Background: The RNA shown here (Glycine riboswitch aptamer) has 83 nucleotides and comes from a soil metagenome. The sequence is in RNAcentral, with records from MGnify. Its mean pLDDT, the model's own confidence on a scale to 100, is 78. Its Rfam family is "Glycine riboswitch aptamer". Rfam's curators write: This family represents the bacterial glycine riboswitch.

């Protein structure tokens, strides 16, 4: 690396419009404000080299992507087992 398992967080149940709908919810766009733990970038902490140039590159930074009530569902990562 890959497959099972288990563990796994963070941020508005936000306004408004439309759609089911009795109403609550669900889903959708549109607006603001948020989060960092797929995934990308990074002028980059750290590494390495034939070393003032190159190379590798984080759980750091950025937030495009993605998420932001509970269930679901994703999820870095961590334990075990197998190939």
């Nucleotide at each position: 690396g890959g497959c099972g398992c288990g563990g796994g967080a963070g941020a508005g149940a936000g306004c408004g419009g439309c759609a089911c709908a009795c109403a609550c919810c669900u889903g959708c766009c549109g607006c603001c404000g948020c989060c960092g733990a797929a995934g990308g970038c990074g002028c980059a902490a750290c590494c390495g080299g034939c070393c003032c140039c190159c190379g590798g590159a984080a759980a750091c930074g950025c937030u495009c992507a993605g998420g932001c009530a509970a269930c679901a569902g994703g999820g870095a990562c961590c334990g075990c087992g197998c190939c």